RNA sequence: GGCCCUGUGGGGUAGUUUGGUAUCCUUGUGGCUUUGGGAGCCAUUGACCCCGGUUCAAAUCCGGGUGGGGCCA
Numbered sequence: 001g002g003c004c005c006u007g008u009g010g011g012g013u014a015g016u017u018u019g020g021u022a023u024c025c026u027u028g029u030g031g032c033u034u035u036g037g038g039a040g041c042c043a044u045u046g047a048c049c050c051c052g053g054u055u056c057a058a059a060u061c062c063g064g065g066u067g068g069g070g071c072c073a
Base pairs, nucleotide, nucleotide: 001072002071003070004069005068006067007066010026011025012024020056028044029043030042031041032040049065050064051063052062053061
């Protein structure tokens, strides 16, 4: 330098193919329970890497950028 894959709550993960309410687990917070701890139950907070385009509507499609990984040279 060329090509390919990849980026989603604090952590992990589904959803992308075929655009239409962003899923689940865990963590955090509050409550119940307990002498306390642990465990359990209930409620709740919180995310689509950035910019632009297409569209009634974009995590998803298109273009560019950028972080990470792989292969070739």
The prediction has a mean pLDDT of 80.
Transfer RNA from a Candidatus Poseidoniia archaeon, 73 nucleotides, folded computationally.
The organism belongs to Candidatus Poseidoniia, within Archaea.
Rfam family: tRNA. Rfam links the family to the GO term triplet codon-amino acid adaptor activity. From the family's description: Transfer RNA (tRNA) molecules are approximately 80 nucleotides in length.
It was read from a public genome assembly.